Model confidence (mean pLDDT): 75 of 100. This is a predicted complex of two RNAs, RNase P RNA and transfer RNA, with 463 nucleotides together. It holds a member of the Rfam family "Bacterial RNase P class A". The family's RNA type in Rfam is ribozyme.

RNA sequence: UGAGUAGGACAGACAAUCGCAGCUGCUAUUGCCGAAAGGACGCAGGUGAGGAAAGUCCGGGCUUCACAGGGCAGGAUGCCGGAUAACGUCCGGUGGAGGUGACUCUAAGGAUAGUGCAACAGAAAUAUACCGCCAGCACUCAGUUGAGUGAUUGAAUGCUGUAUGUAUGCUGUAUUCAAUCUGGUAAGGGUGGAAAGGCAGUGUAAGAGACUACCGCCCAUAUGGUAACAUAUGGGGCACAUGUAAACCCCAUCCGAAGCAAGACCGAACAGAAAGCAUAUGGCUGCCCGUCAGCUUUCGGGUAGGUCGCUUGACUUUACCGGCAACGGUAAAGCUAGAUAGAUGAUUGUCAAACACAUAACCCGGCUUAUAGUUUUGCUCAACAU
RNA sequence: CGGCGAUUAGCGCAGCCCGGUAGCGCAUCUGGUUUGGGACCAGAGGGUCGCAGGUUCGAACCCUGCAUCGCCGACCA
Numbered sequence: 001u002g003a004g005u006a007g008g009a010c011a012g013a014c015a016a017u018c019g020c021a022g023c024u025g026c027u028a029u030u031g032c033c034g035a036a037a038g039g040a041c042g043c044a045g046g047u048g049a050g051g052a053a054a055g056u057c058c059g060g061g062c063u064u065c066a067c068a069g070g071g072c073a074g075g076a077u078g079c080c081g082g083a084u085a086a087c088g089u090c091c092g093g094u095g096g097a098g099g100u101g102a103c104u105c106u107a108a109g110g111a112u113a114g115u116g117c118a119a120c121a122g123a124a125a126u127a128u129a130c131c132g133c134c135a136g137c138a139c140u141c142a143g144u145u146g147a148g149u150g151a152u153u154g155a156a157u158g159c160u161g162u163a164u165g166u167a168u169g170c171u172g173u174a175u176u177c178a179a180u181c182u183g184g185u186a187a188g189g190g191u192g193g194a195a196a197g198g199c200a201g202u203g204u205a206a207g208a209g210a211c212u213a214c215c216g217c218c219c220a221u222a223u224g225g226u227a228a229c230a231u232a233u234g235g236g237g238c239a240c241a242u243g244u245a246a247a248c249c250c251c252a253u254c255c256g257a258a259g260c261a262a263g264a265c266c267g268a269a270c271a272g273a274a275a276g277c278a279u280a281u282g283g284c285u286g287c288c289c290g291u292c293a294g295c296u297u298u299c300g301g302g303u304a305g306g307u308c309g310c311u312u313g314a315c316u317u318u319a320c321c322g323g324c325a326a327c328g329g330u331a332a333a334g335c336u337a338g339a340u341a342g343a344u345g346a347u348u349g350u351c352a353a354a355c356a357c358a359u360a361a362c363c364c365g366g367c368u369u370a371u372a373g374u375u376u377u378g379c380u381c382a383a384c385a386u
Numbered sequence: 387c388g389g390c391g392a393u394u395a396g397c398g399c400a401g402c403c404c405g406g407u408a409g410c411g412c413a414u415c416u417g418g419u420u421u422g423g424g425a426c427c428a429g430a431g432g433g434u435c436g437c438a439g440g441u442u443c444g445a446a447c448c449c450u451g452c453a454u455c456g457c458c459g460a461c462c463a
Base pairs, nucleotide, nucleotide: 001382002381003380004379005378006377007376008375009374010373012351013350014349015348016347017346018345020048021047023045024044025043026042031041032039033038050357054368055367057366058365059364060363061362062259063258064257065256074255075254076253077252078251079093080092081091082090083089094108095106096105097104098103109250110249114248115247116244117243118242130189131188132185133184134183135182136181137150138149139148140147141146142145152179153178154177155176156175157174158173159172161170162169163168197215198214200212201211202210216238217236218235219234220233221232222231223230224229263308264307265306266305272299273298274297275296276295277294281293282292283291284290315334316333317332318331319330320329321328322327387459388458389457390456391455392454393453396412397411398410399409406443414430415429416428417427418426436452437451438450439449440448
């Protein structure tokens, strides 16, 4: 200098004006809004979205309901150790895969508990013998050691005999056509993702873990390590014989359900309905009868509405200590939105420009996904120079 | 805000649980029938199974992450 790899920070700043939403303090409380519950409605000050606020994929707090204890069912997780309130997250390690390397990826328990599945191709798909190789038997040819073939079965046709009314069936025989003996073998060929460990030698009729060395696998012991595991030694010849558990399943561990529209408190009015009280008063109507209007309580409805839940929290910053780290401990300082139709905006000036993804709704720890641009640290490889 | 479900041909739907060739109806096209059209009969075409990644010899189907669309939940029943 170039290429790469693993992280971190920022997410326009400053000033002015106008506007919006909470908070704090003060003032007022015989005022104002509202039927009530309830509410500063006035003045001043200060504050006001994110790294993902998103997806709602996990875990926890909180709330209501359920719950003696145990089991079944269902769901989740799955190498080892640690962190944590908890986790499917994080940290450190082991094994495996990729990369020259820095480094990255890894749903990584069990296929000797059982069951299922493996299409097509292929002779055979969890068990086999198609071709091939070898031996045996029989026959033929040569003639003593070689070469070649398979005596059987099936089909069609003809003839003979038999049963029958016929069709037709059966027995025997001849011709033609097609396939074809018994056993051993798993080396070779071919199919497939996969064909009973690989490779070399010994061995054999031909072969074969049948035997031997190396590698792989399994078991045992020793050493190191908390462990996963690693290394070494010895043994097993491996019928404990393929793959699949993001197939059922087995093993181990964990899990009660629903969610702030959870839930707690305060709490009307109108219409309408029912019960009771009073028969005093008023309207129609001067009088009588009749009728309408009254008052109280209950229902309407724990509804509408209001208040709380609501933001001081597994919080933030700094320093020190423990730990490789995740993280934990101690001390000091700080308070950083809290709405309920839902606030973050607009204009101007300066800086070269400021433009991405996107806007809290109970809270927190993670994961996943989206993202213009600026900046910074460690490390690796290559080339060159000293 | 919270909780659920769906996505397969132009349209409406099976198939997914338990992986092995993607199907049905309507629609489209061609031929027949008819004087012509409709109806009817026969046949044909049309699919990245929403997208991406993974498990597997093999994925519409199993697993994970996205995207789009739809439904339900306010006090009691």